[in-house]
RNA sequence: UCGUGCUAGGUGGGGAGCUAGCGGUGCCCUGAACCCGCAAUCCGCUAUAGCGGGACUGAAUUCCCCCUAGAGGUCUUCGUUCCUUCGAUGUUGAGCCUGUCCGGGGAGCGAUGAGGAUCGGGUCCUGCGUAGCAGAAUACCGCGAAUCCCGCCAGGUCCGGAAGGAAGCAACGGUAAGUGGUCCAUUCUGGGUGCCGCAGGAGUGCCUGGUCGGAGCUCAACGCCAGGUGGCAAGUCGAGGGGUGAGGUCGACGGGGGGUGCACGG
Numbered sequence: 001u002c003g004u005g006c007u008a009g010g011u012g013g014g015g016a017g018c019u020a021g022c023g024g025u026g027c028c029c030u031g032a033a034c035c036c037g038c039a040a041u042c043c044g045c046u047a048u049a050g051c052g053g054g055a056c057u058g059a060a061u062u063c064c065c066c067c068u069a070g071a072g073g074u075c076u077u078c079g080u081u082c083c084u085u086c087g088a089u090g091u092u093g094a095g096c097c098u099g100u101c102c103g104g105g106g107a108g109c110g111a112u113g114a115g116g117a118u119c120g121g122g123u124c125c126u127g128c129g130u131a132g133c134a135g136a137a138u139a140c141c142g143c144g145a146a147u148c149c150c151g152c153c154a155g156g157u158c159c160g161g162a163a164g165g166a167a168g169c170a171a172c173g174g175u176a177a178g179u180g181g182u183c184c185a186u187u188c189u190g191g192g193u194g195c196c197g198c199a200g201g202a203g204u205g206c207c208u209g210g211u212c213g214g215a216g217c218u219c220a221a222c223g224c225c226a227g228g229u230g231g232c233a234a235g236u237c238g239a240g241g242g243g244u245g246a247g248g249u250c251g252a253c254g255g256g257g258g259g260u261g262c263a264c265g266g
Base pairs, nucleotide, nucleotide: 001266002265003264004263005262006261009057010056011055012030013029014028015027020046021045022044023043024042034054035053036052037051038050063259064258065257066256067255068254072250073249074248075247077246078245081243082242083241084240085239086238087237088236089235095229096228097227098226099225102223103222106219107218108217109216116212117211118210119209120208121207122206123205124201125200126199127198128197129196130194131193133190134189135188136187137186138185139182140181141180142179143178149174150173151172157166158165159164
């Protein structure tokens, strides 16, 4: 130095949590890295820290050490900033809306009589009446019954010896039911009818008339003032949660360097 066969070792690691402590099952991160059994009211160990059994690889890209590296997890603190939840506090701007007193200008009304006081009327409601409209009915006039309406009954019919009598069709006249018309007249019903009349009621809204009295009254805008809205305001404080920053801690994969057996044979 090469070949062959063995052994040590290796066949994942890490974080949090649990634990006296160390591992594991479970959760998370990274990675690709054997099989079976045990295991969260746990399983197995004792600083040599999973236990039991089997398989593969095997002295080096694979094992060990050092450095680097940094995924990810976690911790407390601090600072700053952002978001969000809850609680407490909190009502203040402009603008807009509503309105009282007052104000100064303006306008209008007023001795052909302001404000005020007082007496009426109308409008409003109810009742009665009245007029009118619509409808219906009555009234008046006309028409209107072949007969089961009336009167009068020609002819004819019947009774009788005769004199006379009886019933009675048509026509004529009148009338009923019904129907047509009518300027007028009467009654009933109805109404989104009425500058109508008489009463009762209501009431100060509007219009209007009179009496007393004798000088003010009214109006829109603006200003002042008051209230409302603007408002769960916003904001501030406190307690949490999340993100971000700083610090600490653990730390996989990766990269670099170094180190490390035995036997046989050439």
A computed fold for a 266-nucleotide RNA from a Dehalococcoidia bacterium, annotated as Bacterial large signal recognition particle RNA.
Model confidence (mean pLDDT): 75 of 100.
A source record names the gene ffs.
It matches the Rfam family "Bacterial large signal recognition particle RNA". Its family is annotated with SRP-dependent cotranslational protein targeting to membrane, signal sequence recognition and signal recognition particle, plasma membrane targeting in the Gene Ontology.
RNAcentral holds the sequence, with entries from ENA.